Predicted 3D model of a 352-nucleotide part of an RNA (large-subunit ribosomal RNA, domain IV) from Rhodamnia argentea.
Context: one part of a larger RNA
RNA sequence: CAAUCAUUAAGGAACUCGGCAAAUUGACUCACGUAACUUCGGGAUAAGGUGGGCCAUUAUAAUAAGGUAAUUAUAUAUACCUAUAUAAUAGGAAGCAUAGAAUUGUGUUGUACGACUGUUUAAUUAAAACAAAGCACUCUGCUAAGAUAUAUCGAACUAUUGAGUGUGAUGUCUGCCCAGUGUCGGCGCGGUAACUAAAAGGCUUAAAAUUAAAAAGUUAGGUCUGGAUGAAAUCCCCGAUAAACGGCGGCCUUACCGAUGAGGGUCCUAAGGUAGCGGAAUACCCUGGCCGUUAAAUGCGGUCUUGCAUGAAUGAUGUAACGAUACAACAGCUGUCUCGAUGAUUGGCUCA
Numbered sequence: 001c002a003a004u005c006a007u008u009a010a011g012g013a014a015c016u017c018g019g020c021a022a023a024u025u026g027a028c029u030c031a032c033g034u035a036a037c038u039u040c041g042g043g044a045u046a047a048g049g050u051g052g053g054c055c056a057u058u059a060u061a062a063u064a065a066g067g068u069a070a071u072u073a074u075a076u077a078u079a080c081c082u083a084u085a086u087a088a089u090a091g092g093a094a095g096c097a098u099a100g101a102a103u104u105g106u107g108u109u110g111u112a113c114g115a116c117u118g119u120u121u122a123a124u125u126a127a128a129a130c131a132a133a134g135c136a137c138u139c140u141g142c143u144a145a146g147a148u149a150u151a152u153c154g155a156a157c158u159a160u161u162g163a164g165u166g167u168g169a170u171g172u173c174u175g176c177c178c179a180g181u182g183u184c185g186g187c188g189c190g191g192u193a194a195c196u197a198a199a200a201g202g203c204u205u206a207a208a209a210u211u212a213a214a215a216a217g218u219u220a221g222g223u224c225u226g227g228a229u230g231a232a233a234u235c236c237c238c239g240a241u242a243a244a245c246g247g248c249g250g251c252c253u254u255a256c257c258g259a260u261g262a263g264g265g266u267c268c269u270a271a272g273g274u275a276g277c278g279g280a281a282u283a284c285c286c287u288g289g290c291c292g293u294u295a296a297a298u299g300c301g302g303u304c305u306u307g308c309a310u311g312a313a314u315g316a317u318g319u320a321a322c323g324a325u326a327c328a329a330c331a332g333c334u335g336u337c338u339c340g341a342u343g344a345u346u347g348g349c350u351c352a
Stems, first nucleotide, its partner, number of pairs: 001347008010338002014336001019333001028051001030049001032048001037042001039169001054092002056089006063083001065082005094098001106331007113323002118130002134167006146153002171317003175248003180245002182241005190235001195230001200225008249267005276310001277307001288304006
């Protein structure tokens, strides 16, 4: 000097991003005591208090414990003692200290988020993330839908099933928009694909016949064009659907001071944000205004709210219980600090 411990006057968070770390508390006991709130189960060991070992005395109780005495043939019963347990005592003794060591909750309040128990980044993130029960939508009639594979699963199942998706206990609720994108249904009016292949037009093989000789033609084939006609879903058309993907406005003006704007006008739109909540984990301007907390507050809580850019299962808003969650406050506590000091153990360093 470092690590790990122990103690520390007075103060007691003044430390610090932040009470990080440490300290406080502590098991048990009681005819002690316990709030708001609440889903009536909880909250709750809430909070806050009492007691303690040993000896003595008294009382009570139990024993398939041990012993003594008397009675009795024995057994049994009665009385007493010892041991054990509990309680009481203004009874007692010793010590600094009696849960004498070790083990062994700090408590309270407000807010946010997530209902809860649970799960997670093995080796920097345990959470507000994931899951969850509950809710809702879509598909699925069984050779089911679905699964990239598959002799398989689904399932030796059967719509209160199975699969997929979103939301996320419970309470109160979940507004308007189907124009766009998607999905579902309808209509076969319109317009098409592959495929089909008619008429028509070439070339060519063979044959017979014709002719003065050819050409053209005929009959039976081959082949190249040609493209009438027929012909599906999608598309087009018509409708439904938002707990499907998603979206949810400007400008001007107006009530007898002023302000505000119930009201009016106008443009645009598929419809113009409803109930709620609101400087929020969302608010730029901004450390918003006001109140409380402090001597002092970019903090926290409450309230207002024209919300740069809240908003309803991409869920909205409350909520008891719960949380190694985040933030703020209080009590207690303390070497975190004012401000250091001392001691122990281990290691190092210097000297011998």
Background
The coordinates come from a structure-prediction model, not an experiment, and the mean pLDDT is 82. Lineage of the source: Eukaryota > Embryophyta > eudicotyledons > rosids > Rhodamnia.